A computed fold for a 91-nucleotide RNA from an Olavius algarvensis Delta 1 endosymbiont, annotated as c-di-GMP-I riboswitch aptamer. RNAcentral holds the sequence, with entries from Rfam. Model confidence (mean pLDDT): 86 of 100.
RNA sequence: GCUUGAUAAUAGCAAACCACUUGAAAGGGUGGGACGCAAAGCCACUGGCCUAAAUCUCGAUUCGGCGGGAUAUGGCAGCAGGGUUGCCGGG
Numbered sequence: 001g002c003u004u005g006a007u008a009a010u011a012g013c014a015a016a017c018c019a020c021u022u023g024a025a026a027g028g029g030u031g032g033g034a035c036g037c038a039a040a041g042c043c044a045c046u047g048g049c050c051u052a053a054a055u056c057u058c059g060a061u062u063c064g065g066c067g068g069g070a071u072a073u074g075g076c077a078g079c080a081g082g083g084u085u086g087c088c089g090g091g
Stems, first nucleotide, its partner, number of pairs: 002091004012037002017032006035078001041084003045081003048076003054071006
């Protein structure tokens, strides 16, 4: 340097749920908590998924606002692929 995660050790992260907080929502943050994770470190580039404040549109309207549909410009890196960095062991 390449490859690999069967065995071992040291460390690390932390799903659901709960509290507080932020956000229109999805979701995020902090603390508790552990289902799991060998990149469950980092990056929305590709596909996928979630949400719809706002915008567009349709409908009804008691004209205050309301309901349906479409759209990401908002998210998910713990959905997969890709990019990038890295600990330990084996080959």
It matches the Rfam family "c-di-GMP-I riboswitch aptamer". Rfam describes the family as follows. GEMM was predicted in a large-scale screen for bacterial structured RNA regulatory elements.